[in-house]
């Protein structure tokens, strides 16, 4: 140096154009003598950054970060 993935809630990951969700995982409550299981709730993301396209963007495009995987040159 090229080439592909992938970046979304404290953590795993969904969401392929129309105001962003799910397991766990905090928290409140009910339950119980107490904890735990168990239900019911509730909080928590300006979607890595910037810039374009469109009435509208995580979603497409451009670049830039970072993290893997491959190739490939130099010592």
């Nucleotide at each position: 140096g090229g080439g592909c993935g992938g970046u979304u809630a404290g953590c795993u990951c969904a969401g392929u154009g129309g105001u962003a969700g799910a397991g766990c995982a905090a928290c409140u409550g009910a339950c119980u003598u107490a904890c735990a299981u168990u239900c019911a709730g509730u909080a928590g993301g300006c979607c890595a950054u910037a810039g374009g396209u469109u009435c509208a963007a995580a979603u497409c495009c451009u670049a830039u970060a970072c993290c893997g995987c491959c190739c490939a040159c130099c010592c």
The RNA shown here (transfer RNA) has 75 nucleotides and comes from a Candidatus Anderseniibacteriota bacterium.
The sequence is in RNAcentral, with records from ENA.
The coordinates come from a structure-prediction model, not an experiment, and the mean pLDDT is 83.
The organism belongs to Candidatus Anderseniibacteriota, within Bacteria.
Its Rfam family is "tRNA". The family's RNA type in Rfam is transfer RNA. Rfam's curators write: Transfer RNA (tRNA) molecules are approximately 80 nucleotides in length.